The RNA shown here (Bacterial RNase P class A) has 333 nucleotides and comes from Sulfurovum sp. The sequence was found by an Rfam model in a public genome assembly. The source organism's lineage runs through Bacteria, Pseudomonadati, Campylobacterales, Sulfurovaceae and Sulfurovum. Rfam family: Bacterial RNase P class A. The family's RNA type in Rfam is ribozyme. Model confidence (mean pLDDT): 76 of 100.
[in-house]
RNA sequence: AAGGUACAGUAGGUAGUUGCUGGUGACAAUAGUCACGAGAGGAAAGUCCGGGCUGCAUGUGAGGCAGGACUCCAUCUAACGGAUGGCCAGAGUAAUCUGAGGGCAAGUGCAACAGAGAGUAGACCGCCAACAAUGUUGGUAAGGGUGAAAGGGUGGGGCAAGAGCCCACCAGUAGUCAUGGCGAUAUGGCUAGCUAGGUAAACCCUGUCCGCAGCAAGGGGCACCAGGUAUAAGCCUCACGCGUUUGCGUGUUCCGCUUGAGCUUGCUGGCAACAGCAAGCCUAGAUAAAUAAUUACCCAAGACAGAACCCGGCUUAUCGCUGUACCUUUUUU
Numbered sequence: 001a002a003g004g005u006a007c008a009g010u011a012g013g014u015a016g017u018u019g020c021u022g023g024u025g026a027c028a029a030u031a032g033u034c035a036c037g038a039g040a041g042g043a044a045a046g047u048c049c050g051g052g053c054u055g056c057a058u059g060u061g062a063g064g065c066a067g068g069a070c071u072c073c074a075u076c077u078a079a080c081g082g083a084u085g086g087c088c089a090g091a092g093u094a095a096u097c098u099g100a101g102g103g104c105a106a107g108u109g110c111a112a113c114a115g116a117g118a119g120u121a122g123a124c125c126g127c128c129a130a131c132a133a134u135g136u137u138g139g140u141a142a143g144g145g146u147g148a149a150a151g152g153g154u155g156g157g158g159c160a161a162g163a164g165c166c167c168a169c170c171a172g173u174a175g176u177c178a179u180g181g182c183g184a185u186a187u188g189g190c191u192a193g194c195u196a197g198g199u200a201a202a203c204c205c206u207g208u209c210c211g212c213a214g215c216a217a218g219g220g221g222c223a224c225c226a227g228g229u230a231u232a233a234g235c236c237u238c239a240c241g242c243g244u245u246u247g248c249g250u251g252u253u254c255c256g257c258u259u260g261a262g263c264u265u266g267c268u269g270g271c272a273a274c275a276g277c278a279a280g281c282c283u284a285g286a287u288a289a290a291u292a293a294u295u296a297c298c299c300a301a302g303a304c305a306g307a308a309c310c311c312g313g314c315u316u317a318u319c320g321c322u323g324u325a326c327c328u329u330u331u332u333u
Base pairs, nucleotide, nucleotide: 001329002328003327004326005325006324007323008322009321010320012298013297014296015295016294017293018292020039021038023036024035025034026033027032041304045315046314048313049312050311051310052309053214054213055212056211059240060239061238062237063236064235065234067210068209069208070207072086073085074084075083076082087101088099089098090097091096102205103204107203108202109199110198124144125143126140127139128138129137130136131135152170153169154168155167156166157165171195172194173192174191175190176189177188178187179186180185218255219254220253221252222251223250224249262281263280264279265278266277267276268275269274
């Protein structure tokens, strides 16, 4: 210098003028005036997961069936199908990335065509032997062929010819021992000729978890209507418990409604996610929907895009710019 990998920041700013919404304070007695301060996102999107919160007496607890989700190890968290760090496998020269990562000798399936045969899977060509001799019978699975995939591999012995039939070495599988590690696992030794293909985001099995509904949840006030009304979330078993209240209707208004599993900084612990302690901060609550318009300057650029109970994740969309660390190649010193 070029190319790449991972992570993080930013999302227009400054000044003036006019305007909108909530809050606090003062004045006023009207619904206004003044002052102060605040006012959309990194994804607010999707509504895909998990919760906080609210309600459910045909309830509560336990168990089972059905259904759904996850599925290696350890840790984090309120929890998760999330995060962090590892192990194993694969891709990449590497930094790094991906994994819906347990089980196929538990069972049932699937793999067109070709091929003798596709898993309790085989004899087409070939090789060998005999005979009634150009064929028949028997043996064989080393060689060839078909196929994405064909009865572990190399070498030797043996055999009529062959075959783990036997042997040596290698690979796999099963068992066992030692060492390191919390563990998943890694390395090594020994035994056994045991050689048991692929596929589980195929059905299935293992282990763990899951009540239902949702802020249009739910609660209060006022008015109207009626004098009625028994609604109510999958099933089963066992145990325990409740037992008739005005309302499940309509309209309007208030609460829920923003102080949070909150944020920032520092210290300690931890590889990290994160946890603890201390100090500081308060940062939209609209309800047909507020945060806008304009002028000037700066600028690398305004793309994707607007809260509606709140929070933790995941996924998707996206103009650019900046910073840090690491990898590879080249050049110079």